Predicted 3D model of a 72-nucleotide RNA (transfer RNA) from a Nitriliruptorales bacterium. It matches the Rfam family "tRNA". About the family: Transfer RNA (tRNA) molecules are approximately 80 nucleotides in length. Rfam classes the family as a transfer RNA. The coordinates come from a structure-prediction model, not an experiment, and the mean pLDDT is 85.
């Protein structure tokens, strides 16, 4: 150069047009003499950037930036 495929919370990922989510970490509170396990509640996100489409976009399109695998 070219194909393909990922990019969402601190970490691993789910979410295929209208509600931004689970798990595990974190933080606070019950429990306990205390710590753990265990229950309960939070706090944390410009859904990789720009642009297009749509009444509406994490989601579709195109463009680039960045991680992987393959071709030359």
């Nucleotide at each position: 150069g070219g194909g393909c495929u990922c990019g969402u919370a601190g970490c691993u990922c789910a979410g295929u047009g209208g509600g931004a989510g689970a798990g595990c970490g974190c933080u606070c509170g019950c429990c306990u003499c205390a710590c753990a396990c265990g229950c309960g509640a939070g706090a944390g996100g410009u859904c990789g950037c720009u642009g297009g489409u749509u009444c509406a976009a994490a989601a579709c399109c195109a463009g680039c930036c960045g991680g992987g695998c393959c071709c030359a």